This is a predicted structure of a 1537-nucleotide RNA (small-subunit ribosomal RNA) from an uncultured Clostridiaceae bacterium. The coordinates come from a structure-prediction model, not an experiment, and the mean pLDDT is 84. It was read from a public genome assembly.
RNA sequence: AACUUGAACAUGAGAGUUUGAUCCUGGCUCAGGAUGAACGCUGGCGGCGUGCCUAACACAUGCAAGUCGAACGAAGACGCACGGACGGAACUUUUCGGAGGGAAGAUCGUGCGGACUGAGUGGCGGACGGGUGAGUAACGCGUGGGUAACCUGCCCCGUACAGGGGGACAACAGCCGGAAACGGCUGCUAAUACCGCAUGAGCCUGCGGGGCCGCAUGGCCCUGCAGGAAAAGCUGCGGCGGUACGGGAUGGGCCCGCGUCUGAUUAGCCAGUUGGCGGGGUAACGGCCCACCAAAGCGACGAUCAGUAGCCGGCUUGAGAGAGUGAACGGCCACAUUGGGACUGAGACACGGCCCAAACUCCUACGGGAGGCAGCAGUGGGGAAUAUUGCACAAUGGGGGGAACCCUGAUGCAGCAACGCCGCGUGAGUGAAGAAGUACCUCGGUAUGUAAAGCUCUGUCAGCAGGGAAGAAAAUGACGGUACCUGACCAAGAAGCACCGGCUAAAUACGUGCCAGCAGCCGCGGUAAUACGUAUGGUGCAAGCGUUAUCCGGAUUUACUGGGUGUAAAGGGAGCGCAGGCGGUGCGGCAAGUCAGAUGUGAAAGCCCGGGGCUCAACCCCGGGACUGCAUUUGAAACUGCCGGACUAGAGUAUCGGAGAGGCAAGUGGAAUUCCUAGUGUAGCGGUGAAAUGCGUAGAUAUUAGGAGGAACACCAGUGGCGAAGGCGGCUUGCUGGACGACUACUGACGCUGAGGCUCGAAAGCGUGGGGAGCAAACAGGAUUAGAUACCCUGGUAGUCCACGCCGUAAACGAUGAAUACUAGGUGUCGGGGCACGACGUGCUUCGGUGCCGCAGCAAACGCAUUAAGUAUUCCACCUGGGGAGUACGUUCGCAAGAAUGAAACUCAAAGGAAUUGACGGGGACCCGCACAAGCGGUGGAGCAUGUGGUUUAAUUCGAAGCAACGCGAAGAACCUUACCAGUCCUUGACAUCCGCCUGACAGGCCCGCAACGGGGCCCUUCCCUCGGGACAGGCGAGACAGGUGGUGCAUGGUUGUCGUCAGCUCGUGUCGUGAGAUGUUGGGUUAAGUCCCGCAACGAGCGCAACCCCUAUUUCCAGUAGCCAGCAGUGAGAUGGGAACUCUGGAGAGACUGCCGGGGACAACCCGGAGGAAGGUGGGGACGACGUCAAAUCAUCAUGCCCCUUAUGGGCUGGGCUACACACGUGCUACAAUGGUGCCAACAGAGUGAGGCGACCCCGCGAGGGCAGGCAAAUCACAAAAAUGGCAUCUCAGUUCGGAUUGCAGUCUGCAACUCGACUGCAUGAAGCUGGAAUCGCUAGUAAUCGCGAAUCAGAAUGUCGCGGUGAAUACGUUCCCGGGUCUUGUACACACCGCCCGUCACACCAUGGGAGUUGGGAAUGCCCGAAGCCGGUGACCUAACCGCAAGGAGGGAGCCGUCGAAGGCAGGCUCGAUAACUGGGGUGAAGUCGUAACAAGGUAGCCGUAUCGGAAGGUGCGGCUGGAUCACCUCCUUU
Repeated sequence: AACUUGAACAUGAGAGUUUGAUCCUGGCUCAGGAUGAACGCUGGCGGCGUGCCUAACACAUGCAAGUCGAACGAAGACGCACGGACGGAACUUUUCGGAGGGAAGAUCGUGCGGACUGAGUGGCGGACGGGUGAGUAACGCGUGGGUAACCUGCCCCGUACAGGGGGACAACAGCCGGAAACGGCUGCUAAUACCGCAUGAGCCUGCGGGGCCGCAUGGCCCUGCAGGAAAAGCUGCGGCGGUACGGGAUGGGCCCGCGUCUGAUUAGCCAGUUGGCGGGGUAACGGCCCACCAAAGCGACGAUCAGUAGCCGGCUUGAGAGAGUGAACGGCCACAUUGGGACUGAGACACGGCCCAAACUCCUACGGGAGGCAGCAGUGGGGAAUAUUGCACAAUGGGGGGAACCCUGAUGCAGCAACGCCGCGUGAGUGAAGAAGUACCUCGGUAUGUAAAGCUCUGUCAGCAGGGAAGAAAAUGACGGUACCUGACCAAGAAGCACCGGCUAAAUACGUGCCAGCAGCCGCGGUAAUACGUAUGGUGCAAGCGUUAUCCGGAUUUACUGGGUGUAAAGGGAGCGCAGGCGGUGCGGCAAGUCAGAUGUGAAAGCCCGGGGCUCAACCCCGGGACUGCAUUUGAAACUGCCGGACUAGAGUAUCGGAGAGGCAAGUGGAAUUCCUAGUGUAGCGGUGAAAUGCGUAGAUAUUAGGAGGAACACCAGUGGCGAAGGCGGCUUGCUGGACGACUACUGACGCUGAGGCUCGAAAGCGUGGGGAGCAAACAGGAUUAGAUACCCUGGUAGUCCACGCCGUAAACGAUGAAUACUAGGUGUCGGGGCACGACGUGCUUCGGUGCCGCAGCAAACGCAUUAAGUAUUCCACCUGGGGAGUACGUUCGCAAGAAUGAAACUCAAAGGAAUUGACGGGGACCCGCACAAGCGGUGGAGCAUGUGGUUUAAUUCGAAGCAACGCGAAGAACCUUACCAGUCCUUGACAUCCGCCUGACAGGCCCGCAACGGGGCCCUUCCCUCGGGACAGGCGAGACAGGUGGUGCAUGGUUGUCGUCAGCUCGUGUCGUGAGAUGUUGGGUUAAGUCCCGCAACGAGCGCAACCCCUAUUUCCAGUAGCCAGCAGUGAGAUGGGAACUCUGGAGAGACUGCCGGGGACAACCCGGAGGAAGGUGGGGACGACGUCAAAUCAUCAUGCCCCUUAUGGGCUGGGCUACACACGUGCUACAAUGGUGCCAACAGAGUGAGGCGACCCCGCGAGGGCAGGCAAAUCACAAAAAUGGCAUCUCAGUUCGGAUUGCAGUCUGCAACUCGACUGCAUGAAGCUGGAAUCGCUAGUAAUCGCGAAUCAGAAUGUCGCGGUGAAUACGUUCCCGGGUCUUGUACACACCGCCCGUCACACCAUGGGAGUUGGGAAUGCCCGAAGCCGGUGACCUAACCGCAAGGAGGGAGCCGUCGAAGGCAGGCUCGAUAACUGGGGUGAAGUCGUAACAAGGUAGCCGUAUCGGAAGGUGCGGCUGGAUCACCUCCUUU
């Protein structure tokens, strides 16, 4: 200090993804940590660790276990000594012939010696150390015990001994066999080898006696008798050994309690099995083994079987509890090519021993042999993947030895590998011209960036040189000239990887264009990609960084800590009840649970704390804590438990009483349907949306009477009653169950729940036998329909009914298990009791049931709320993403149908609940609109005009497409326009800016040529000036660029349409709701209106409405020309004078506000009526268009991003086309006539336009028009005639005196030009058409209808468009219906919002899977056969050193043989698990396949559940059930005021 106690503090992080949005449920995914890792890119150094996870696959080569001569014999080498036979040197001598001498050397023998050598006998070791994890689900492991049921070599202590003998066998020698391995025979020999004998402190065995102890078997001690068993020597004389017994220590054996994975789609298993008696065996208990006897033993507390797996300390993760894991280090176990076996030994059934069998490999002379790396290296193989055939015994440890020492791939080190952890470096300071380069850019700049360069400085690491350890107690160092220290030297040698859409720190450009690709989830990519690829920049980590794999975490997503089950997944259909679990109130006892203390144990390492050592750290060392456990023991006794005894509040029994569709059986009644008989009666009946099939003149339907038969019981009848649920309904009787109330008495916890089990269990269905009226699956026919296997209709069989037996399921629902207790109330109703009173009734109260509303609380919300979904307790059942699937396989049940139990592969990122806002509904309520209705007139039929589609074409340019494209862009295509087509021409361009050169102009005129432009030629020709030149223009040239009616309106701006002039759309603050949101804005009235009033948790405000603006209707004042003219003068004429009254004009005002009255309404808003007024309730009209919707329209008005074209997709010109024409549609004009046509006469407007214009009068022309020309830039002149209308005349109902198309001829005008292709005129021609099918349009008053006039565009060219006035109606009861819209409400599976969503068959592709005649492989067993090695047992004959015996012989032993057991092997039938298979079943997935339309709205027949049946398919129908059905009406009840 950790730690303990108390307190405080600390300790636990989330995110993305279902929706338009929200809350919840729920899955998927991510951020973290870890690894014996692998892969990709990259790679400087050091320290410490780690390194075949796969083939317990096969292995070449070397090494990994030997040692002892102080146990022994023999041999050899060496040395020494001696000896023998050789040998003969030096030397001496010599007669030179030789002689002596005997050395070295070599050889033989003997002896001795020792740090010699290999083999043998013998001893110890080899059972340790090292490896691996195949097997094993087990007393294998962990933990704690037991052994009175055991052993223990070497080591320690103690006691007592070691006397005296014997016989062999190796080695060796000889012979023999064999290729070898190896073996045989004969002979010799030693010992600490082997065997008797003696001795016995003590030991063992048998039979006794006594004492003490233990939970039991039993143990210990003393003792009597009998029997049995020991020893070894060596020596260097120090010592080292030997034997027996006792004890210790160490190491083991065996036994037991507890713990130790998954599957019940494994439920029964077992024959030595379970126990006993007796024996055998073992160190020891034991069926361990054997004989006999008994029939046990195990199992839902999971036996057996199957799968998987070595176990633990620990390790990883986690806040913890847990979960996962069992490399390295440590403990235990198991194994050693596979299987079996024993021997030896203290210890093995033995990794580097033996035997046998099998497979494999090797050798071979073919006869036979040899081998076992899961020891260390190493090789092949397998694999994504894992190292050196290294050094040393210096240290630590082990074996042998007295020791020296030997051995030791244990170990210590080194090598290889970023495999992991830790440490260090790749420089530091300064340095703005913010260099260059690169990237971006709005072209200004910005970023990289003080970064670099430059200057100053340092020198870690590596490299070079010098010195140089500790590790070693005296010597001995593989590591190693290593660590470390010092010196010199140079910024030098040392940075990458991933990421940058969100999660998640970090963005830009280019390329690409649903391609290529990315992706952990959501998701990116279809021409402007922060998501792909590259670049630049940035972010993160760093000698590493990413990816992949696996584990824990997050995940409270299996919930012990710490979840749920009304609607999200989830309450069993219901009851009874065995086991089990839980259990009322006192008292006493016990102490199993529980609590406390102590003790033992919980190995070491690891972890935590403190300290120490390597420069730090990693790493290592020391001390402590902890190890939450187990056991023993001592206590406590509240609680649980157990025992005893007691109680009555739980539970039950008895008595009395009333209520009830409770059940079963028998009987009985009336109404109705149908049928039969008879009567009356006649033509229809029946049925539907409408029909038809059907019935009926053979007499139906209708009606009357009689009869038959079956089924069901109207009214009463009620969110009334009863029952456990299913369910139960006429009446009577019998039998019978349960609940309730009252009052006492009794029993005395007898209770609750309930896995399995048993019973009941709607409808449908099945079996047998009845019955059969009605109804009615199937079926038939008729309708409907595109079809109609349906809905509708007519028939109709099973069935529905009864009896008996099955089935066992339903939306079997309150989608809510049972029981108990507690927790505000209010109000109904059913059954019973009590009390009071003013008593046929009322009030109060109580018990039991059944409803509604509501507080607290709960809940995701909806909602529940004493009948809980609240607060608690007990027990049972069930859930864990969607689909696949309640499917497959297996099993059980069933006659069958089928029920119960109940997966996986694969696939998706959701599936879902509740609520919200919208949208929608063949939902509801209210309201509005020429929406319908009531009217008027049209369109649709005809001819023509015009637009569109289609077709055609060289081109018929393009756009517009339901309403909201189609007389639209186009307010006007002969050329032009013009964008199209053909031909032809130009290329810095028709147009803009800039540069150079030339010219002096440009313009204009003329000529040639062309289809035209283009092209060629001629004439004419500027300004300023400092005299250099400049301005301007043209030409030429080069390039930047121009140009594009080319694309994209789905990249855009702007503009426009539309819903819709509909009354809506929002905000602030507050309030409510977890939230999306709601409230306000809903409600009651009212309005054209979210207009206003009232009410209200809202109070206010904004954009819209209205008003303000313009025109118009009345009037006043002012003004009076070009307008006006009452009075005056006057004229042909308001010409003129004059007038300013009137009209009119244009300025300024007034006026209308529900202001006044009456009524209604709520005393309001407002409505109705009235007065006054020119006008009355917004007077009429216009402009004005909220938030938004339609990716609405327009790139061809314009603008514009991006893309594309650049001698053309640009530009010019000529001609053509946009004007085509079988046809279809839209919009119009003119008509079809008499309310009319025609002719003549006559009258009355408004608003406009006019100079490249309007053009009068006059003349000419039949006319269009022409000629001349007054006037007028306009209240002055002109266009200009208004027409319908009125009057008169005529036509007389006809294809006409209607209608005017078409065509012919002749003209006019505009224009460069009327052929394609203009308008108009005259004459002639005189088509269709006689009021228009289905359908459809406009209009509510100065409107429709009708009549003409003007203007824009425009050279010319309107039946179109935009304006103007004239004449001038009809009708609206009303809101049922159609269409559109608004508000409220309701349902929803829609939100791209019903043009939505969505189901099933079929067809195609792919994927996994079930069945499948079979084929094939594996596994564990069983039965039989064979039977190796070997242990055990037996054994006549055979062999036999030690002991006995004088001997014969015996004892004992051995081989052989026989037997039991027994591995591998063979045969057999089953079981089980895979693989595969023709064919077959369904399932899943897949932008644009087919058929239908089932579901979601009342989804157009409400849907769904169970069942039966039918059908291409969704599905339909029958029966019963549910509401998780909309809507309407009625009744009852409740709540609020």